[in-house]
RNA sequence: GCCCCCGUAGCUCAAAGGAUCGAGUGCUAGGCUUCGAACCUAGAGAUGAGGGUUCGAUUCCUUCCGGGGGCA
Numbered sequence: 001g002c003c004c005c006c007g008u009a010g011c012u013c014a015a016a017g018g019a020u021c022g023a024g025u026g027c028u029a030g031g032c033u034u035c036g037a038a039c040c041u042a043g044a045g046a047u048g049a050g051g052g053u054u055c056g057a058u059u060c061c062u063u064c065c066g067g068g069g070g071c072a
Stems, first nucleotide, its partner, number of pairs: 001071007010025004018055001027043005048064005
């Protein structure tokens, strides 16, 4: 330098054009308990950035940023 893949919650993963972006774990509060753990209930928390297509974009296109891999 060229090519490919990935980027969604603190972490690990779903959602692959349309329903409120869901789940596990973690966190917070309450319940339970003598206290704690476990368990139960509730809550907060996310689409890497810009632009485009579309009635509608996490999803498709494009540029950039970051990470990984391959070739030279």
Transfer RNA from a bacterium, 72 nucleotides, folded computationally.
Its Rfam family is "tRNA". Rfam classes the family as a transfer RNA. About the family: Transfer RNA (tRNA) molecules are approximately 80 nucleotides in length. Its family is annotated with triplet codon-amino acid adaptor activity in the Gene Ontology.
The RNAcentral record of the sequence draws on ENA.
Its mean pLDDT, the model's own confidence on a scale to 100, is 81.